[in-house]
Context: one part of a larger RNA
RNA sequence: UUGGGGAGUAAAGCAUCUGUAGGUGGCUUUUUAAGUCCACCAUCAAAUCCUAGGGCUCAACCCUGGAAAGACGGUAGAAACUACCAAGCUGGAGUACGGUAGAGGCAGAGGCAAUUUCCAGUUGAGCGAUAAAAUGCAUAGAGAUAGAAAAGAUCACCAACGACAAAAACACUCUGUUGGGCUAAUACUGACACUAAGAGACAAAACCUAAGGGAGAAGAUGGUAUUAGAUACCCUAAUAGUCCUAUCCGUAAAUGAUGGAUACUAGGCGUUAUGCGUAUCAACUCAUGCAGUGUUGUAGCUAACGCAUUAUGUAUCCCUCUUGGGGAGUAGAUUCACAAGAACGAAACUU
Numbered sequence: 001u002u003g004g005g006g007a008g009u010a011a012a013g014c015a016u017c018u019g020u021a022g023g024u025g026g027c028u029u030u031u032u033a034a035g036u037c038c039a040c041c042a043u044c045a046a047a048u049c050c051u052a053g054g055g056c057u058c059a060a061c062c063c064u065g066g067a068a069a070g071a072c073g074g075u076a077g078a079a080a081c082u083a084c085c086a087a088g089c090u091g092g093a094g095u096a097c098g099g100u101a102g103a104g105g106c107a108g109a110g111g112c113a114a115u116u117u118c119c120a121g122u123u124g125a126g127c128g129a130u131a132a133a134a135u136g137c138a139u140a141g142a143g144a145u146a147g148a149a150a151a152g153a154u155c156a157c158c159a160a161c162g163a164c165a166a167a168a169a170c171a172c173u174c175u176g177u178u179g180g181g182c183u184a185a186u187a188c189u190g191a192c193a194c195u196a197a198g199a200g201a202c203a204a205a206a207c208c209u210a211a212g213g214g215a216g217a218a219g220a221u222g223g224u225a226u227u228a229g230a231u232a233c234c235c236u237a238a239u240a241g242u243c244c245u246a247u248c249c250g251u252a253a254a255u256g257a258u259g260g261a262u263a264c265u266a267g268g269c270g271u272u273a274u275g276c277g278u279a280u281c282a283a284c285u286c287a288u289g290c291a292g293u294g295u296u297g298u299a300g301c302u303a304a305c306g307c308a309u310u311a312u313g314u315a316u317c318c319c320u321c322u323u324g325g326g327g328a329g330u331a332g333a334u335u336c337a338c339a340a341g342a343a344c345g346a347a348a349c350u351u
């Protein structure tokens, strides 16, 4: 390196998607004969191997003869399969038309409780904190109480194992705009499909740059405690950041620790959207189809745990990855980044 075996938890599925090359690909008929199959011809030095004999007293060894399999080339054929040519089909895929659910995205407008601050009152000695305290706040009037105002961030109940989105994510209300899904009946296109190296897009939190904003909580930091010490846990303050706009970064236990697609393989009980029938004033109810989302469980699989029509079952196609532990996600080189760092990624040595 390849084969073989593997990738939920032992090493191993890219965070996710789009899509180029490539690989793979539905049904029917026709053409060609590249792959494929068959026959024959020629060639594939000798030795070796196999085989029939022979020679050294046997054997190893040696000598003589013969053959097979396979490969390459040529000639003549076959046409099922793959491929090619031509024509068609509708089941895969898609389009149009009717409905429909949704925290899907983006932009704008509006709203409420709470918190903090401030203003002017009432009251008048404590408040706050903790296991207990102290630091802290307070007669320059705190805390408590009721009224007015401002600011920033969040969005109770509804709320669900519920919805939606490729993932990350997404929840006050309304408006505008926009993407995707599901479902019913018909019509249309006619394999237009699946996967996807490289590439591109998007991507929590934190960090960086610039301009704003800054209520609450809060890395760093100061202080009080605790303690043998306490660079901590607890307490009191408090900055960056958290918010917004425009960049940047490109990583997470980015998890279902489970790549995508298609087909097949017992059921039971829920739930979401929707269709048909039943039922009905209506909402329920009952039966059933399709698409999600849960739970339990048979066959089967699994080292076991468990998975089990949303498979870790049975099969096919494509991609990625793995090969004892450490050294090490390190070194060096390269690419990217403002930086922080990211991507790619060894070896000696050791066990």
Base pairs, nucleotide, nucleotide: 005322006321007320008305009304013319016201017200018199022195023194024193026089027088028087029086032083034082035081036078037077039075040074041073043071044070050066051065052064053063054062055061092192093189094188095187096186098183099182100181104178105177106176107175108174109173110172111155115151116150117149119147121145122144123143126137127136209246210245212243216242221237222236223235259318260317261316262315263314264313267296268295269294270293271292272291274289275288277286300307301306324351325350326349334343335342336341
Molecule: small-subunit ribosomal RNA, central domain
Organism: Solanum dulcamara